[in-house]
Context: one part of a larger RNA
């Protein structure tokens, strides 16, 4: 010199676009962050509307009826494996990149073939009954796209190639038809898995391995495979650094640098891991699952002392830590998800607002004129220098802000959080708006007072013991400017 997710210290008008717990993967009050669908079902517990019934005050109260719009608890689908954080762990096929076979893929496309005939439950509810709660046990009743046989089988699947295995669910309808449902090719997309190169620092770590390495059988998986067992070989990896220790997510990129390269890895985007700590699997295409579930352990809160409840490294937010990092906002109106026929319902993703000069760029604190070289300041050789056209004064102009009216694109017909925003117009008035470092030399930029190796300065050389341009102050300057300095870090 350039730089930063920065801090401090002085100082501070606007705007537009980013950024914002780098520390204790420390503990967390409280609210919300993933729910939908009655067009899959028995239903009716709360509203509401119809109907009828009864009470009376004659316009209300109350009961009763799934009839209607609805729907709360239940069953059953999809979805909770997406999105959202964070970086502990990981020196790995984990990531880069470039290949490869032995696999899977819900919803969605395109194809073909089918939806035929039965059956027994189990929840909701009633009953009764443990328990302080969580909650539970037991009889009894019922639907279903929930379950389970039979039939069929173009395809598929196993086959000793004779044969033999496997399916479905209905549901709305204006009756036209739509949407579901089963088996299977085929794509699409997503995922698994293997292999070549690359990928951090120490030999003051030199030997390291026994499912170790490679066969066979058999096991498992969606697939190969020591991946897992039995059995047999004795391998296998290492100075081209095996093992072990340290340190760390990786990459696109970011800085810097004329390149080489060095150094980082926040925002953003791939990608990997993790979700109190550790271990396990169930469900399901997909998890071995951050707001699912068992078991251990720590912590924390409830108890009727039996026994239970909980997981912000989601958004805010709180204590702690710390030089130090924001609001317990406002709508789903835009994009984008889930579910749903739709209508729409959920979305702390996400759109926006709030704070912070943190950081990049814009603008603006006025503009001309004006010499008596004014008053004050400060030098003085006392003559006058300087501060200085700078100021009063005089003559405009009004961006920005202020107040006042109008008022947007963003949304195809409807619908805007933002928002009376952005913008445009009018009205006043220089009106509201300048610091901060440094001034010995490197270094742009100098004199006076005070002090007298004292106070104190300092990036390096150094200054300072009585005439200090280097220490405090004044004046005057120089430099950048809503910043300036000043630590830090990195090239």
């Nucleotide at each position: 010199g350039a730089u930063u997710g920065a801090a401090c210290g002085c100082u501070g008008g606007c705007g537009g676009a980013a950024u914002g717990c780098u520390u204790a993967a420390c503990a967390c009050a409280u609210g919300c962050a993933a729910g939908u669908c009655g067009a899959a079902c028995g239903g009716u517990a709360a509203c509401a509307g119809c109907a009828g019934a009864a009470g009376c005050u004659u316009g209300c109260u109350u009961c009763u009826g799934g009839c209607u719009g609805a729907c709360g608890a239940g069953u059953g689908g999809c979805g909770g494996a997406c999105g959202g954080g964070u970086g502990a762990g990981u020196a790995a096929c984990g990531c880069g990149u470039g290949g490869g076979a032995a696999u899977c893929u819900a919803c969605c496309u395109a194809g073909u073939a089918g939806c035929g005939g039965g059956g027994g439950a189990c929840a909701a509810c009633u009953c009764g009954g443990g328990g302080a709660a969580a909650c539970u046990c037991g009889a009894g009743c019922u639907a279903a796209u929930a379950c389970c046989g039979c039939a069929u089988a173009a395809u598929c699947c196993c086959u000793u190639c004779g044969g033999g295995g496997c399916a479905a669910a209905g549901g709305c309808u204006u009756c036209g038809g739509c949407c579901a449902c089963u088996a299977u090719u085929a794509g699409a997309u997503g995922a698994g898995c293997c292999c070549g190169c690359g990928u951090c620092c120490g030999a003051u770590u030199a030997g390291c391995u026994u499912g170790u390495u490679g066969g066979u059988g058999g096991g498992g998986u969606a697939a190969u495979g020591g991946c897992c067992u039995a059995c047999c070989a004795a391998g296998g990896c290492g100075a081209c650094g095996a093992u072990c220790g340290g340190u760390a997510g990786c990459u696109g990129g970011u800085c810097u640098g004329a390149g080489a390269g060095g150094a980082c890895g926040a925002u953003c985007a791939g990608c990997c891991a993790c979700a109190c700590u550790g271990g396990g699997a169930c469900u399901g295409a997909g998890a071995c699952a951050c707001g699912g579930c068992c078991c251990a352990g720590a912590c924390u809160c409830c108890u009727a002392c039996g026994g239970g409840a909980g997981g912000c490294a989601g958004c805010a937010g709180u204590g702690g830590g710390g030089a130090a990092u924001a609001u317990u906002g406002c709508a789903c109106a835009a994009u984008g998800g889930g579910c749903g026929a739709a209508a729409g319902c959920c979305u702390g993703a996400u759109g926006c607002a709030g704070c912070a000069a943190u950081u990049c760029c814009g603008c603006g604190u006025g503009u001309g004129u004006g010499a008596a070289g004014a008053a004050g300041g400060c030098c003085u050789g006392c003559g006058g220098g300087u501060u200085g056209u700078a100021a009063a004064g005089c003559a405009c102009u009004u961006u920005c802000a202020a107040u006042a009216g109008g008022g947007a694109a963003g949304a195809u017909a409807a619908u805007g959080a933002c928002g009376g925003u952005a913008c445009c117009u009018a009205u006043a008035g220089a009106a509201g708006a300048a610091g901060c470092a440094c001034c010995g030399g490197c270094u742009a930029a100098c004199u006076c007072c005070g002090u007298g190796c004292c106070a104190g300065c300092a990036g390096c050389c150094g200054c300072g013991g009585u005439a200090a341009u280097a220490c405090g102050g004044a004046g005057g300057g120089u430099g950048c400017a809503a910043g300036c300095g000043u630590u830090a870090a990195u090239c």